[in-house]
Context: one part of a larger RNA
């Protein structure tokens, strides 16, 4: 191991692609492996079951019948499988349109911070709850001009958009992925899921080489305090940035796996389409995809969820099984390391 579950009680892999496997639309014909049915044969007994009987009953036990296994032969053809054929609604292709911070590379721009040079100018600046450390008469702070360099892109900006997730926000160009709508030309089930496997994967961290404005672990100093290895302040190095490689984890969250169908309404918003009305603009109605809110039935322990389900069903995968010990030990795999993955037990309550 059954059963019952997985939003918050234990439990959905961070996300995708996909081999095997599991499951799979409508219809015709055939087949007869599964399935159903009949017969025959065969198989110690006990057990199971039905009917009688024996221990006072029962358990137990005796006798008789039956079911059940296997094999062979015959039959049925609804469902599943298999073979052949057909179909178009699932899926895909082509066509006509559409929106978008989807990805990669190159180039460009303005605001601001800092620094440098020069001009003006003089005694403070900075910082705090209050201060001090710090900076400044070797001319700071303020202000003007010019220059350097790095990083991030105000307003637009919106429960707005795009992406499988992580995530993506100045502008232009090049290359490139996906999605939506319309119509219905083509293919004709080509589909769904997916153990292993492969790939992507914030931040921090690691390796090599660059870069370094601001910010800032560590660190130093000043405060606070009984102390203050902190909170506050002044500084400040890794890092943050770029290229290439590694790491592979997060409250990687909607704490909700993927796919398909069905089940009252109402109201925003976003990308399209159709109709009515209209000079245009605007408006009204219908419809498809996304994204929010409210809410019926139903569900739920409650909170709440409610066509973006946690409702009603089907398919496939993952996971849970009292708390601590413990995501630890050991072993194995991966990694430069940090560590990651897999993952117990004794003992104890």
């Nucleotide at each position: 191991u059954u059963g019952g579950g997985c939003g918050u009680a234990a439990a959905g892999c961070g996300c995708g692609c996909g081999c095997a496997g599991g499951c799979g639309g409508u219809u015709u014909u055939g087949u007869a492996a599964g399935u159903c049915u009949g017969a025959u044969g065969u198989a110690u007994a006990a057990g199971c079951u039905c009917g009688a009987g024996g221990c006072u009953c029962a358990a137990c036990u005796u006798c008789g019948g039956g079911a059940g296994g296997c094999a062979u032969c015959g039959g049925a053809a609804a469902c599943u499988g298999c073979a052949a054929g057909a179909c178009u609604u699932g899926a895909g292709u082509a066509c006509a349109g559409g929106a978008g911070a989807g990805g990669a590379a190159a180039g460009u721009g303005g605001a601001a911070u800092u620094c440098c040079a020069c001009g003006u100018g003089u005694a403070g600046c900075g910082g705090u709850g209050a201060a001090a450390u710090g900076c400044g008469u070797a001319g700071a702070g303020a202000u003007g001009u010019g220059g350097a360099g790095g990083a991030a892109c105000a307003c637009c900006a919106g429960u707005g958009g795009c992406g499988a997730a992580g995530g993506c926000g100045a502008c232009u160009u090049u290359c490139u992925g996906g999605c939506c709508u319309g119509a219905a030309a083509c293919u004709g089930a080509c589909g769904c899921u997916g153990a292993g496997g492969c790939g992507c994967g914030a931040a921090a961290g690691c390796g090599u080489g660059g870069g370094g404005a601001g910010c800032a672990a560590a660190c130093a100093g000043g405060a606070u305090u009984a102390g203050a290895u902190a909170c506050c302040c002044u500084g400040g190095u890794a890092g943050u940035c770029c290229a290439c490689g590694c790491u592979g984890u997060a409250a990687a969250c909607g704490a909700u796996g993927a796919a398909u169908g069905c089940u009252a309404g109402g109201u925003g918003u976003u990308a399209g389409g159709g109709g009515c009305u209209u000079c245009c603009a605007a408006g009204c109605c219908c419809u498809u995809g996304g994204u929010g809110c409210c809410g019926a039935a139903g569900u739920u322990a409650a909170c709440a969820c409610a066509g973006u389900a946690a409702g009603c069903a089907u398919u496939c995968c993952g996971c849970c099984u009292g708390g601590g010990g413990a995501g630890u030990a050991c072993g194995c795999u991966c990694g430069c390391a940090a560590g990651a993955g897999u993952g117990a037990a004794a003992c104890u309550c």

The part of an RNA shown here (small-subunit ribosomal RNA, central domain) has 349 nucleotides and comes from an uncultured bacterium. It matches the Rfam family "Bacterial small subunit ribosomal RNA". Model confidence (mean pLDDT): 87 of 100. The full RNA is in RNAcentral, with records from ENA, Greengenes and SILVA.